[in-house]
RNA sequence: UUUCAUAAAGGGCUAACCCGUCGAAAGGCGGGGGCGCAAAGCCAACGGGCCUAAAGCGUAAAGCCAGGGCGGCCGGGUUGCUGAA
Numbered sequence: 001u002u003u004c005a006u007a008a009a010g011g012g013c014u015a016a017c018c019c020g021u022c023g024a025a026a027g028g029c030g031g032g033g034g035c036g037c038a039a040a041g042c043c044a045a046c047g048g049g050c051c052u053a054a055a056g057c058g059u060a061a062a063g064c065c066a067g068g069g070c071g072g073c074c075g076g077g078u079u080g081c082u083g084a085a
Stems, first nucleotide, its partner, number of pairs: 002085004012037002017032006035072001041078003046075003049070003056064002
């Protein structure tokens, strides 16, 4: 430097659910919790997908719509710990 994550050590993150809080919602944040994760670190202004629909469109109902979200949906980019080969 490249590949890999079967085994070990030290650790790291934290699903559902509960409490608080922000939000129209999806969802975010903090605490508890622990299903899992070798990038479950970062990028949503890289592509696709999914969720929501306040404002807007619509006479209105229905419905449509992302500048709102999901990186723990997939691919891609980028950085990186430990170990093995």
c-di-GMP-I riboswitch aptamer, 85 nucleotides, folded computationally. Its mean pLDDT, the model's own confidence on a scale to 100, is 83. Its Rfam family is "c-di-GMP-I riboswitch aptamer". Rfam links the family to the GO term cyclic-di-GMP binding. The sequence was found by an Rfam model in a public genome assembly.